[in-house]
Molecule: small-subunit ribosomal RNA
Organism: uncultured bacterium
RNA sequence: GAGUUUGAUCCUGGCUCAGGAUGAACGCUGGCGGCGUGCCUAAUGCAUGCAAGUCGAACGGGGGAGUGGCCUUCGGGCCAGUCCCUAGUGGCGAACGGCUGAGUAAAGCAAAGGUAACCUACCCUUAAGUGGGGGACAACCCUGAGAAAUCGGGGCUAAUACCGCAUACGAUCCUCCCAUUUCUUGGGGAGAUGAAAGCCUUCGGGUGCUGAAGGAGGGGCCUUUGUCCUAUCAGGUAGUUGGUGGGGUAAAAGCCUACCAAGCCGAAGACGGGUAGCUGGUCUGAGAGGAUGGUCAGCCAGACGGGGUAUGAGAGACGGCCCUGACUCCUACGGGAGGCAGCAGCAAGGGAUAUUGCGCAAUGGGCGAAAGCCUGACGCAGCGACGCCGCGUGGGGGAAGAAGGCCUUCGGGUUGUAAACCCCUUUUCUUGGUGAAGAGGAAGGACGGUAGCCAAGGAAUAAGCCUCGGCUAACUACGUGCCAGCAGCCGCGGUAAUACGUAGGAGGCGAGCGUUAUCCGGAAUCACUGGGCGUAAAGGGCGUGUAGGCGGUCCCUUAAGUUGGUGGUGAAAUCUCCCGGCUCAACCGGGAGGGGUCUGCCAAAACUGAGGGACUUGAGGGCAGCAGAGGAAGGUGGAAUUCCCGGUGUAGCGGUGAUAUGCGUAGAUAUCGGGAGGAACACCAGUGGCGAAGGCGGCCUUCUGGGCUGCCCCUGACGCUGAGGCGCGAAAGCGUGGGGAGCGAAGCGGAUUAGAUACCCGCGUAGUCCACGCCGUAAACGGUGGACACUAGGUAUAGAGGGUAUCGACCCCCUCUGUGCCGAAGCUAACGCUUUAAGUGUCCCGCCUGGGGACUACGGCUGCAAGGCUAAAACUCAAAGGAAUUGACGGGGGCCCGCACAAGCAGCGGAGCGUGUGGUUUAAUUCGAUGCAACACGAAGAACCUUACCAAGGCUUGACAUGCCGGUAGUAGGGACCCGAAAGGGCGACGAGUCCGAUUCGUCGGACAGCCAGCACAGGUGCUACAUGGCUGUCGUCAGCUCGUGCCGUGAGGUGUUGGGUUAAGUCCCAUAACGAGCGCAACCCUCGCCCUGUGUUGAGAUCUCACGGGGGACUGCCCAGAAAAUCUGGGAGGAAGGUGAGGAUGACGUCAAGUCAGCAUGGCCCUUAUGCCUUGGGCAACACACACGCUACAAUGGGUGGUACAAAGAGUAGCUAAGGAGCGAUCCGGAGCUAAUCCCAGAAAGCCAUCCUCAGUUCGGAUUGCAGGCUGAAACCCGCCUGCAUGAAGGAGGAGUUGCUAGUAACCGCAGGUCAGCAUACUGCGGUGAAUACGUUCCCGGGCCUUGUACACACCGCCCGUCACGUCAUGAAAGCUGGCAACACUUGAAGUCGAUGAGCCAACCCUUUUGGGGGGUAAUCGCCGAGGGUGAGGCUGGUGAUUGGGACGAAGUCGUAACAAGGUAACC
Repeated sequence: GAGUUUGAUCCUGGCUCAGGAUGAACGCUGGCGGCGUGCCUAAUGCAUGCAAGUCGAACGGGGGAGUGGCCUUCGGGCCAGUCCCUAGUGGCGAACGGCUGAGUAAAGCAAAGGUAACCUACCCUUAAGUGGGGGACAACCCUGAGAAAUCGGGGCUAAUACCGCAUACGAUCCUCCCAUUUCUUGGGGAGAUGAAAGCCUUCGGGUGCUGAAGGAGGGGCCUUUGUCCUAUCAGGUAGUUGGUGGGGUAAAAGCCUACCAAGCCGAAGACGGGUAGCUGGUCUGAGAGGAUGGUCAGCCAGACGGGGUAUGAGAGACGGCCCUGACUCCUACGGGAGGCAGCAGCAAGGGAUAUUGCGCAAUGGGCGAAAGCCUGACGCAGCGACGCCGCGUGGGGGAAGAAGGCCUUCGGGUUGUAAACCCCUUUUCUUGGUGAAGAGGAAGGACGGUAGCCAAGGAAUAAGCCUCGGCUAACUACGUGCCAGCAGCCGCGGUAAUACGUAGGAGGCGAGCGUUAUCCGGAAUCACUGGGCGUAAAGGGCGUGUAGGCGGUCCCUUAAGUUGGUGGUGAAAUCUCCCGGCUCAACCGGGAGGGGUCUGCCAAAACUGAGGGACUUGAGGGCAGCAGAGGAAGGUGGAAUUCCCGGUGUAGCGGUGAUAUGCGUAGAUAUCGGGAGGAACACCAGUGGCGAAGGCGGCCUUCUGGGCUGCCCCUGACGCUGAGGCGCGAAAGCGUGGGGAGCGAAGCGGAUUAGAUACCCGCGUAGUCCACGCCGUAAACGGUGGACACUAGGUAUAGAGGGUAUCGACCCCCUCUGUGCCGAAGCUAACGCUUUAAGUGUCCCGCCUGGGGACUACGGCUGCAAGGCUAAAACUCAAAGGAAUUGACGGGGGCCCGCACAAGCAGCGGAGCGUGUGGUUUAAUUCGAUGCAACACGAAGAACCUUACCAAGGCUUGACAUGCCGGUAGUAGGGACCCGAAAGGGCGACGAGUCCGAUUCGUCGGACAGCCAGCACAGGUGCUACAUGGCUGUCGUCAGCUCGUGCCGUGAGGUGUUGGGUUAAGUCCCAUAACGAGCGCAACCCUCGCCCUGUGUUGAGAUCUCACGGGGGACUGCCCAGAAAAUCUGGGAGGAAGGUGAGGAUGACGUCAAGUCAGCAUGGCCCUUAUGCCUUGGGCAACACACACGCUACAAUGGGUGGUACAAAGAGUAGCUAAGGAGCGAUCCGGAGCUAAUCCCAGAAAGCCAUCCUCAGUUCGGAUUGCAGGCUGAAACCCGCCUGCAUGAAGGAGGAGUUGCUAGUAACCGCAGGUCAGCAUACUGCGGUGAAUACGUUCCCGGGCCUUGUACACACCGCCCGUCACGUCAUGAAAGCUGGCAACACUUGAAGUCGAUGAGCCAACCCUUUUGGGGGGUAAUCGCCGAGGGUGAGGCUGGUGAUUGGGACGAAGUCGUAACAAGGUAACC
């Protein structure tokens, strides 16, 4: 920086990503070289080899090979001498080098110091010495034990081994003197004590040795500072702290010991627990930091676990010893051996880490005089892309943009100059040749025949990996179909997936590329740099005060902080810069720089600190006043409720939405009088007062705290804050004892309800009250810690003072203190805050760091208990949140509209029938439409057809289109015949057409059409309306929906469009940070109504009527009233029509993934002898039922019969059909007229006149059924319509509920048309007759505007809570069971040091004398300590545990509805 909470926004906040790094690992891939690097795990166990020896110039001996001499028994022996090897004695080394990081939170490490408290072999310097003796022990020889390891006894022997003596420049000890000094140091005197080793030699010397002093380098010890997490570890400590004596060490010291004292450490974190080697550095980061400590370097620690010891200059010893334990091995079972955390290597563990290589040539180390020897240190090589760096896999040309692949809109695009092909080069590779430096001086090189160089050959030997939805560079096709799978986060996948898999293409990096793990970064997400706390997480409930932090004005001193200068150190390597060496780079070398919270010294004195002095403004006190529900105790008052007594009085009272329970005839309620008792204090009363908060309210008294004002009198910084501590602390609750009127958890009853463990009602116990004692919490809130200072105002109010005024009070002005409101700057994410800050600053305290788990568990403290305080983790989620915005919604509010209600009229719902739908049935009852907005809908008309369905029979380039290839003359076609239900199949007389060429005019050849066979393809009412176009429905003819610019807001967005009026209307007017505009509204269009005008056939003629055109007319234009005006409203005039004249057409932005793939079109998918096509028959017409839309009725406002009147709008040539005639009639015969203002359908009906019927299942009603006919049509069985006669069902006005309609409307009446061969109760039109009612907007439904709340945004058909049931996971408790760790008590106690004894044993010295003794030592025994073992009681910390507790998650489970709206009882603590 980005992604991710939302419809969108801003903020808060977490999660995630892009970067860098690694001792890495894994997957795929892999050409070369250089330089590095390589068991992070089991400090697990180890076979084998090697890793520390060397010196013969310290010593005796042994072995070997020469030489000389002598002797010889010729085997050989002896002596001398040379060279080589060597077990042993002796010296030096082995304490270095190498490995590892277990332990260690420590004087371990780091930085700086101290040592007047110390040591130091080898090396260097200085001066001194090296005289003279002695006795042993290995080796060796003899012998013994043992399997072995190894050991014992006897004898001989040398030394630079060991031991006395002498000497002592120094040295050490004791003592004395002088000087200096913090303990001490230096000098001097006396006394005492203590050394030595030789070897080689060219004889010159060299080299050793001894004591001493100094140096260099190396160490020991001590001090200051720094050094992880945990307080759910708060007290720790007996050698503990100090002293004295003693011991001990190289050396200070409780280091050890005896005694004495009682100290010492700790909130600046002791003690305990966990984790960890520390550092230079490394990685990251702008830095500050954070993380880390592998390689290299410094220090430390360790060497199988634990303890100890000797040697030595040095070890508390990796390749020494002893003991103990575990383990492994050998064994003759008696005993022994061993320690790779050295180099290789093996096993094991693990995701994982190499060769049992070469060489001492170089560097370095040990020994040696040296040669030299040793050196798995080291130098090299090997293995591993493990890392870093470098190089290559070719370069140039090459378009018909080849082929192939992929995509495609079929045109093409892309792969792509890529390839092929041509020219060139040779890094690398192969072969051959040559061939180093690394070696200071002759030789000597593991690496190494390596690097390098030369030549030849030949583009030859050499490219992959990841990704392509966003973040994040890179897109298409196919497959798959919430499957398989992907995924870092958001999230993809349910038939068109750029997100899965594959392919093509593209992007990135490249001998690598991805993934995983870990660290830093981004993360200002622990904030020192650099955050916060009103509402997002976060102010402690309030005070008091300890430690601590911070602190007014002036002067002097000091110099701890601070600042400057200078010195030291901050190892090297690393890092930065410069220069240089490998062809470059990595790498390496040289130079410079940088690096500390360190330290010495010098200086400064502003600020802070410290010491001293002074001051008064902070703070406190004094005096004089003032207000107050401040606190505690005691007393006292009236009103009211209830109860008790009495009176009056009678049937109810009470209670609710409505009831009921309850009370009441045993007298209630009501009312009057009297009494008892408890609790609370109406009015005053006030965003008034007081208090730190909790909180405090009748009145009086006593005691008592705090505050304010005035005076400016006193003290003189005495202050602020405040971790712990202490105190106070509503309500509820607890203990003891009282009290108890009202109210009232629990409980009981009555209602409500699906239920009602609630809301409502009647009772009612704790409690509420008092005293004393606990509890210690709260939405203890201003959700705002305290103090001080500063920063516009306005207004109100409480207390006090002053001024002015007045007779006085009030008013008015000013100051201080308190309490509110509004508001500027500023702040804030916004909301908001604003001298009472959430502004600007200082000081101190508390607190926060994603949500859930969890105001939880465990532990601790506390409480009588309930509980409280403190306070995690596993696991899980990609959010959880704050404020504001737009919507939607509300059993929120306001305003308004609509046949929405109301007022009416007629219906539906009941009956019969028609039609549609559901359901059922069926071989099929084709399909679609499904709340409004499906259901007389698609369908403006299913007997066949339609037809999509079913059964059966058939066809397969097909019923239909286009193209290609081949064939075809008796070809196409096709009468008749046969099979068949038809379709279709078979046979087949007869028998063609067009064009071109040739022609002997017979015909022939070719092409076309046709046909046959084949290939492409056709075809599909098969699927997807949730892939689509188009069209349509609906909200809704509702009045809304937006834009530009401006303005406001961080922004979503707002404003405009809100407000005041008004309208049918976002219609118009006014106001107005808006001004305008668009789509809608209205108007423009059509029809009807009035007038004028033109034309007019089919008419005998004509004003008129009518028809078709054109125009006029109506605009609140005029008058009155309302109101400020305008719009507008009401009334009126005129007018055919008046405020939109009536009706129609016209449907904004959008909503419903609404409807339609079956009207059509169309993507994709599917079928292809079938899901296509044809045919016959059936079905769509079924029928227990249910619903919807209708028709006809139930009758007298009627029905029947007769007579009679008046329309409009339409249709008509495969048609309408007249007159006339037949028939009761349907209808038939007939055929005039009409392509229509001419003819026809065509009789309109209700109406009117007359008459019958007289209230009944009827002269109502016509269903149903029978018979007989008619019409259409191939065909009326399933399944048409009509007629006549006969039959004459239900039905007597329709429950709950529900529909339409506000005027030429409803209702009633008929007419026509489309569809159509026929079929209309449906639909679309037409006219005739022609009402009733609207008070009004409370309510139902729908809608509009404003506002409010919201946890909704898929938008209330929303969201969401808890129990229960099931599954998974982690976790707490739990009778217990079982490990680990550290310490304690008792006991046992190895090795070993120290101590005691030491009768046994003993060469050196002394005495004695050959034997003893002494001195000294030692075996052995004992004691203290002591690793380890055993026993025991606890502590801490794990694992496991029947059962149990809650928690998290899981698709659609169960029960309810708690919360979000007034969430339907406001919510919450």